This is a predicted structure of a 65-nucleotide RNA (Fluoride riboswitch aptamer (crcB RNA motif)).
Its Rfam family is "Fluoride riboswitch aptamer (crcB RNA motif)". Its family is annotated with positive regulation of gene expression and response to fluoride in the Gene Ontology.
The sequence was found by an Rfam model in a public genome assembly.
Its mean pLDDT, the model's own confidence on a scale to 100, is 78.

[in-house]
RNA sequence: CAAUUCAAGGGAGAUGGAGUUCUCCUCUAACCGCCGAAACAAAGGCUGAUGACUCCUAUAUCAAA
Numbered sequence: 001c002a003a004u005u006c007a008a009g010g011g012a013g014a015u016g017g018a019g020u021u022c023u024c025c026u027c028u029a030a031c032c033g034c035c036g037a038a039a040c041a042a043a044g045g046c047u048g049a050u051g052a053c054u055c056c057u058a059u060a061u062c063a064a065a
Stems, first nucleotide, its partner, number of pairs: 009026005016056006033046003
């Protein structure tokens, strides 16, 4: 000096915020949804504010005041 491992920190898990927990990544990264003529792409179409649980907010449906 380089590589690897561990600890701590930081970041990520398809649309917002918070708590808990799990997994992944270490800036050359994790992550950046699915279907769709043979391949790529496009027209067109589908689910969800969570990785999971709970709460809040936004949106949608139903009922009551």